[in-house]
Context: one part of a larger RNA
RNA sequence: GGACGAACGCUGGCGGCGUGCUUAACACAUGCAAGUCGAACGAGGUCCAUGCAGUAGCAAUACUGCGGAAGACCUAGUGGCGAACGGGUGAGUAUCACGUGAGAAACCAACCCCGGUCUUUGGGAUAACAGUUGGAAACGACUGCUAAUACCGAAUGCCGUCGUUGCCUCGCAUGGGGAGAUGACGAAAGGGCUACCGGAUCGGGACGGUCUCGCGGCCUAUCAGCUUGUUGGGGAGGUAACGGCUCACCAAGGCGACGACGGGUAGCCGGCCUGAGAGGGCGACCGGCCACACUGGGACUGAGACACGGCCCAGACUCCUACGGGAGGCAGCAGUGGGGAAUAUUGGGCAAUGGGCGCAAGCCUGACCCAGCGACGCCGCGUGAGGGAUGAAGGCCUUCGGGUUGUAAACCUCUUUCAGUAGGGAAGAAGCGAAAGUGACGGUACCUAAAGAAGAAGCACCGGCUAACUAUGUGCCAGCAGCCGCGGUAAUACAUAGGGUGCAAGCGUUGUCC
Numbered sequence: 001g002g003a004c005g006a007a008c009g010c011u012g013g014c015g016g017c018g019u020g021c022u023u024a025a026c027a028c029a030u031g032c033a034a035g036u037c038g039a040a041c042g043a044g045g046u047c048c049a050u051g052c053a054g055u056a057g058c059a060a061u062a063c064u065g066c067g068g069a070a071g072a073c074c075u076a077g078u079g080g081c082g083a084a085c086g087g088g089u090g091a092g093u094a095u096c097a098c099g100u101g102a103g104a105a106a107c108c109a110a111c112c113c114c115g116g117u118c119u120u121u122g123g124g125a126u127a128a129c130a131g132u133u134g135g136a137a138a139c140g141a142c143u144g145c146u147a148a149u150a151c152c153g154a155a156u157g158c159c160g161u162c163g164u165u166g167c168c169u170c171g172c173a174u175g176g177g178g179a180g181a182u183g184a185c186g187a188a189a190g191g192g193c194u195a196c197c198g199g200a201u202c203g204g205g206a207c208g209g210u211c212u213c214g215c216g217g218c219c220u221a222u223c224a225g226c227u228u229g230u231u232g233g234g235g236a237g238g239u240a241a242c243g244g245c246u247c248a249c250c251a252a253g254g255c256g257a258c259g260a261c262g263g264g265u266a267g268c269c270g271g272c273c274u275g276a277g278a279g280g281g282c283g284a285c286c287g288g289c290c291a292c293a294c295u296g297g298g299a300c301u302g303a304g305a306c307a308c309g310g311c312c313c314a315g316a317c318u319c320c321u322a323c324g325g326g327a328g329g330c331a332g333c334a335g336u337g338g339g340g341a342a343u344a345u346u347g348g349g350c351a352a353u354g355g356g357c358g359c360a361a362g363c364c365u366g367a368c369c370c371a372g373c374g375a376c377g378c379c380g381c382g383u384g385a386g387g388g389a390u391g392a393a394g395g396c397c398u399u400c401g402g403g404u405u406g407u408a409a410a411c412c413u414c415u416u417u418c419a420g421u422a423g424g425g426a427a428g429a430a431g432c433g434a435a436a437g438u439g440a441c442g443g444u445a446c447c448u449a450a451a452g453a454a455g456a457a458g459c460a461c462c463g464g465c466u467a468a469c470u471a472u473g474u475g476c477c478a479g480c481a482g483c484c485g486c487g488g489u490a491a492u493a494c495a496u497a498g499g500g501u502g503c504a505a506g507c508g509u510u511g512u513c514c
Stems, first nucleotide, its partner, number of pairs: 001514004006510005013381006019374002021339001026337003030334003035081003040078002043075005051066006088292003098216007107209002112205008120154004129144006159186007167178004190197002218264003225255003230252004235247003267289004271282004294315005317328004345371001347370003353367001354365004384414004394405004418455001421449004428441001431438002458503005463484003469498005479486002
C1' cells in the first nucleotide's frame, strides 16, 4: 500500500447493487417450511330440479315439510405418486472425503424418450362404517359389513432369468457379443367428459447413482516400529455388483526413515485476497462434491434412505399426567433466551423462475421473487454556480505598522440534481382461462409541473519518518507515543484556541492476511 462476512470511537443527506451469528453442532415458546390426486375405491356430509303433501290465494304464485335419480361441491379412510428433491450446518473426517485422469468384460436405475409384444380368466380379505368396550390422555380391543389401479391364484409368453447343448464372431486375462436347440420358472388394471390417461414385459437411450485404481494437496520423529480379519488362498454366505465385506479352514504374511503407527489441526474444490511473477494466505457470499440432523446404535419401506420436519432401542434434557402412562427434537424461515467486540423482520406473494401431485382447472411450495433493518462493503450523486474589496464585523497573531481567516461572508445575478409536494404511470405476461380476467414488488421505477439556495459535513492529523505552525495553559505534573522519542518555566511532540494539511458521507483506531 492492498484486502475484510469485521468490530470500536466520532459523525451521518440520497440512491443502485451486494452482503449480514466468524462465538455455544448451546437450549428453544409460537406460527409457518410437503403435499397432492374424487379421471383408482367404497362410504359419509352439504346443495339442488322434476315430484308428493300442507297453508294462503279464484288463479298465476308464494311459503313450509317429505323425498331425493342424474348432477355439483366437500372430505376422514383404503389406494397411487411425492415425501431420498428442494432448504440448513461444518460437528466429525488426513479418508478414494475431495480434485484430476482412467477403469467396471464386476453394477443399479422410479419418473422421461424411442422401439417390440401383450393387457385373458378367477378368488379371498380389509380399513372406512355400524355395534359393544378399555383408557385422564396418547391410543386402542372385540364382533359384524363392504370396494378398488390394494392383495392372492390360474392361463398365455414377443421375451427375460437359470440349467444343458453345439455354431459364428470379438477381446488386455477372467471373458464379451450374436443367431439357435432344449428343459424349468416368470406378467398385467383399470379409469374416462370416448379425446385420451394408464397397466405388464423386453431391448435401447437419457438423467442420476454405486464400486475400483494412478497422481495431487497440513503440522509433528520431544510419535519408530505398527498389524491377527491382520496379508494372501481355494470354498461358502451376502450384495445391484467386485472384494476379508462376513464366516470356517489353510498358509504366514502385510506396512514402515520415499516417515508406517501415534498425536495435533482441518470439510475438499472451482475460486477469493495479495504479489511484476514465483509464491504466500484463505475456503464468507455464489457453484460442484462430501458429511451430519438432540447423543449413540439399528433396521423397515422403497427405484432410491439406513432417511433433518419417518420408525424402533438406549441415553441426556424439556413438557403433560387422573401417577397407570404419554409427548418432543429450528445445523428449514422468522423469532426467544444464552454466549459474544459483533451479525437483521415472529413482513408480502406464489405475479415470475423452479419443484411435487393432478388429463386439466388447480392445490401445496419461508425453494424462490420481493419488501423491511444495518454507511457492513462497492459504485454513483448531492450539500449549489457565477460575480463580489471598503479586503466589513468578529476571531487569532502582532515588531502595534500590520498580517491572517478571506471572495470566505454580506450583497447581486442564476440554476433546481437529490429530498419533499402535486398530476400521469409501466415493462416484467409467456402461460392459463369459453370469456371476463389474472403483478407480491407498487401507485414503485419512470415522465411532467410548481416553489425555493431552500432540508444535507464531518473525521483524523500538523517534531522526524510524513503533507501541514503559531499563541496560551501546564511545568518529568497532567499527559502523548507506530518507531525514534516529547514534558523538570520561553513545549511547532501534552491540553485548548486560531490557522493549516489529508481524506470525505465518511474519517480514524484495533484485529487478521499478503